The RNA shown here (c-di-GMP-I riboswitch aptamer) has 97 nucleotides and comes from Thioalkalivibrio sp. XN8. The sequence was found by an Rfam model in a public genome assembly. The coordinates come from a structure-prediction model, not an experiment, and the mean pLDDT is 77. The organism belongs to Thioalkalivibrio, within Bacteria. The model forms 94% of the base pairs in the Rfam consensus.
């Protein structure tokens, strides 16, 4: 350089929670812990998950003599969120080949 992982040094980083704060919300951030993690460092490009407004259209219901309008509730669903959900990019300690 390239593959490759943690026997072991030197460090990292923090799930879930508790605190306090921003947010409609999913969820961030900052302190306390620490289940874990060789990338659990950085990226929102792919694909999944969440959350959620409105608009068009369908279903269903309920007001009305019907129609025509309306409410309500379901399917859709944008902004958005997640990197510890997989993929793909980028960068990095140490060891071994």
């Nucleotide at each position: 350089g390239u593959u490759u992982g943690u026997a072991a040094a030197a460090g990292g980083c923090u799930a879930a929670g508790g605190c306090g704060u921003c947010g409609u919300g999913a969820g961030g951030c900052g302190c306390c812990c620490u289940c874990g993690c060789a990338a659990a460092g950085c990226c929102a490009c792919c694909g999944g998950u969440c959350c959620g407004a409105g608009g068009c259209g369908c279903c269903g219901u309920c007001c009305c003599c019907a129609c025509a309008g309306g409410g309500c509730g379901g399917c859709u669903g944008a902004c958005g969120a997640c990197a510890g959900c997989g993929g793909a990019g980028c960068u990095g300690c140490c060891g071994a080949a």